[in-house]
Molecule: c-di-GMP-I riboswitch aptamer
Organism: Paenibacillus sp. CF384
RNA sequence: CUAAGACAAAGGCAAACCAUAGGAAAUUAUGGGACGCAAAGCCGUGGCCUAAGGGAUCACUUCCUGUGAUGCUAAGGUAGACAAGGCUGCCGAG
Numbered sequence: 001c002u003a004a005g006a007c008a009a010a011g012g013c014a015a016a017c018c019a020u021a022g023g024a025a026a027u028u029a030u031g032g033g034a035c036g037c038a039a040a041g042c043c044g045u046g047g048c049c050u051a052a053g054g055g056a057u058c059a060c061u062u063c064c065u066g067u068g069a070u071g072c073u074a075a076g077g078u079a080g081a082c083a084a085g086g087c088u089g090c091c092g093a094g
Stems, first nucleotide, its partner, number of pairs: 005091001012037002017032006035080001041087003045083002047078003053073002056070005
């Protein structure tokens, strides 16, 4: 210097679940907690999740700037299901 990563060492992250808080929801933040992780560090494309608001159709209606049902829609999310990529980074057996 280096990887198709070593039953090494040091340090790191933290799933489920629980509590509190935010949110219409998806889900997120913080604390506890460890299933796992060599990028489970950051970013965000595809995809995926949700549908408050918006719009469509249908039905009802007291005719209203109304109500209900079913699709559509991201400006909301997700990177620890998955695929591809950009930037950065600890250790150092052989």